[in-house]
C1' cells in the first nucleotide's frame, strides 16, 4: 500500500424495495412490599460517525474522509 466488514438512545443491537427511527436493558415516576430486592405498568432519552452528491423523499443509495475489526502483499 491493497481488499473486506463494520459505526443507529447511557449499553446491547433491530430498521423489509427509499416514505421521515424502534425493541431490550438502564434512568426517572408510580403500583406491589412493614423495607429493600424481584415482578408489573409508564416516562425520558436520537444531527442515524463527519462531510458532500443523486432523490419531491436517505438510517437505507453513491463519493471522500474518519474510528473499530479481519483478510492480503
Nucleotide at each position: 500500500c491493497c481488499c473486506c466488514c463494520u459505526a443507529u438512545a447511557g449499553c446491547u443491537c433491530a430498521g423489509u424495495u427509499g416514505g421521515u427511527a424502534g425493541a431490550g436493558c438502564a434512568u426517572c415516576c408510580g403500583c406491589c412490599u412493614c423495607u429493600u430486592a424481584a415482578g408489573c405498568g409508564g416516562u425520558u432519552g436520537g444531527u442515524c460517525g463527519u462531510a458532500g452528491g443523486u432523490u419531491c423523499g436517505a438510517g437505507u443509495c453513491c463519493u471522500a474522509c474518519u474510528g473499530g475489526g479481519g483478510g492480503g502483499a

The RNA shown here (transfer RNA) has 73 nucleotides and comes from Candidatus Kaiserbacteria bacterium CG10_big_fil_rev_8_21_14_0_10_59_10. Taxonomically the source falls in Candidatus Kaiseribacteriota (Bacteria, Bacteria candidate phyla). Its mean pLDDT, the model's own confidence on a scale to 100, is 80.